Predicted 3D model of a 483-nucleotide part of an RNA (small-subunit ribosomal RNA, 3' major domain) from an uncultured prokaryote. The full RNA is in RNAcentral, with records from ENA.

Context: one part of a larger RNA
RNA sequence: UGACGGGGGCUCACACAAGCGGUGGAGGAUGUGGCUUAAUUCGAGACUACGCGAAGAACCUUAUCCUAGAUUUGACAUGCACGGAUUAGCUCUGUGAAAGCAGAGUGACGCCUUCGGGUGGAACGUGCACAGGUGCUGCAUGGCUGUCGUCAGCUCGUGUCGUGAGAUGUCGGGUUAAGUCCCUUAACGAGCGAAACACUUAUCGUUAGUUGCCAGCGGGUCAUGCCGGGGACUCUAGCGAGACUGCCGGUGUUAAACCGGAGGAAGGUGGGGAUGACGUCAAGUCCUCAUGGCCUUUAUGCCCAGGGCUGCACACGUGCUACAAUGGCGCGUACAAAGGGACGCGAACUCGCGAGAGUAAGCAAACCCCAAAAAGCGCGCCCCAGUUCGGAUUGCAGGCUGCAACUCGCCUGCAUGAAGCCGGAAUCGCUAGUAAUCGCAGGUCAGCUAUACUGCGGUGAAUGUGUUCCUGAGCCUUGUACA
Numbered sequence: 001u002g003a004c005g006g007g008g009g010c011u012c013a014c015a016c017a018a019g020c021g022g023u024g025g026a027g028g029a030u031g032u033g034g035c036u037u038a039a040u041u042c043g044a045g046a047c048u049a050c051g052c053g054a055a056g057a058a059c060c061u062u063a064u065c066c067u068a069g070a071u072u073u074g075a076c077a078u079g080c081a082c083g084g085a086u087u088a089g090c091u092c093u094g095u096g097a098a099a100g101c102a103g104a105g106u107g108a109c110g111c112c113u114u115c116g117g118g119u120g121g122a123a124c125g126u127g128c129a130c131a132g133g134u135g136c137u138g139c140a141u142g143g144c145u146g147u148c149g150u151c152a153g154c155u156c157g158u159g160u161c162g163u164g165a166g167a168u169g170u171c172g173g174g175u176u177a178a179g180u181c182c183c184u185u186a187a188c189g190a191g192c193g194a195a196a197c198a199c200u201u202a203u204c205g206u207u208a209g210u211u212g213c214c215a216g217c218g219g220g221u222c223a224u225g226c227c228g229g230g231g232a233c234u235c236u237a238g239c240g241a242g243a244c245u246g247c248c249g250g251u252g253u254u255a256a257a258c259c260g261g262a263g264g265a266a267g268g269u270g271g272g273g274a275u276g277a278c279g280u281c282a283a284g285u286c287c288u289c290a291u292g293g294c295c296u297u298u299a300u301g302c303c304c305a306g307g308g309c310u311g312c313a314c315a316c317g318u319g320c321u322a323c324a325a326u327g328g329c330g331c332g333u334a335c336a337a338a339g340g341g342a343c344g345c346g347a348a349c350u351c352g353c354g355a356g357a358g359u360a361a362g363c364a365a366a367c368c369c370c371a372a373a374a375a376g377c378g379c380g381c382c383c384c385a386g387u388u389c390g391g392a393u394u395g396c397a398g399g400c401u402g403c404a405a406c407u408c409g410c411c412u413g414c415a416u417g418a419a420g421c422c423g424g425a426a427u428c429g430c431u432a433g434u435a436a437u438c439g440c441a442g443g444u445c446a447g448c449u450a451u452a453c454u455g456c457g458g459u460g461a462a463u464g465u466g467u468u469c470c471u472g473a474g475c476c477u478u479g480u481a482c483a
Base pairs, nucleotide, nucleotide: 001483002482003480004479005478007477008476009475010474011473012472013471015467016466019430020429021428022427023426026321027320029318030317031316032315033314034312035311042053043052065307066306067305069303071301074130078129079128080127081126082125083124089106090105091104092103093102094101095100109120110119111118112117132296133295135294136293137292141290142289143285144284145283146281148279153192154191155190156189157188158187159168160167161166172183173182174181199272200271201270203241204240205239206238207237208236209235213230214229217228218227219226244267247261248260249259250258251257323423327382328381329380330379331378332377333376339370340369341368344363345362349358350357351356389420394415395414396413397412398411399410400409436459437458438457439456440455441454442453
């Protein structure tokens, strides 16, 4: 100087407390361990692995995963030498599961040209250099990422003090979300962080009105901004305004600031996101990519068929659906936001109980379509039961995508109707438009195992105003046989 302490002081955080809802029990989904297997490819491992890499494993993907079959200058790149004037491309045959192997036919190009031919590029064959490797080492590395932690810290220059390591500044008194600011002060300044700038959302003004809107005027319809028209309103999207402790009162050291109030759409960082200091964990990744070294080179490269990654006595994590009456079912009826669409979204109509099929309008979309929002509201039935709860499982019949749904896809109809009556010890999230609850969309994608992930809006609480304790963190101080 640090680190540590079942030392002390101060402070903070959904850390506890106060509340609300879960997990742990059930079924199935998914990841992992284990077991099994010819193979169940590899990685990730307390917090910080386990709906993680994977924003889509039937083939492909897919990998020294396995079994079997082929290939050796190679699926791909560059260079050199030689070869022949056909190879390339196209068509066909045999064999084969395909890849491949064997064979046949047809047949290009540029330049020069004395029309005889010569020569060249791409490409082919042979040979050589070499290619190739999701092989090893993340403890050789770059880059990227997680975590402490959006915690308030981490340092430097000059000066001063100390023999020196080092200290000071950065301590102290207040204050803050903050090393934020003020005062004091052998320190004075500065940098990286904090904050601010930038994005989004909440209010208003202005400009602009099409594909958006419709108050007033007119026309038309069973009806609809449908039409003429209008820019008022909503909205869209550009430019501005607005919030700064600016104003008032109190407290405070005449400070920084705090408390209360006014005005205001918004008040003391208004809400949200992006943004992650010096460093820590030899943290993670050589399978994104790049890269040193090592290994491999008729194989650990490469091609292909089938299988596997989906296997199931079991254990754990994460989510889904429930156990019901604040509910289930039937009929009727209302209100979003944000997205996507051309090998696409697909209205209406017809057929089908339905999944869907047929035909087909419109739309590169503020225009058309996906599209029905759902919870809600109204009426009716159920009457506390393993039920009109719950939907697993299984049988049959169909639909869709796709060369192909056996291993191993999704969906529909009929039938079947399992466990489950609120969950032990323990444990998680959340402080407001939050939790809880309800649907909608998107990416990936032929299809889908999505209950995942990323967004969007609808309805919309309870509790706390405390810091004794648990956990983690910051500052000061103290002890130490630790570095």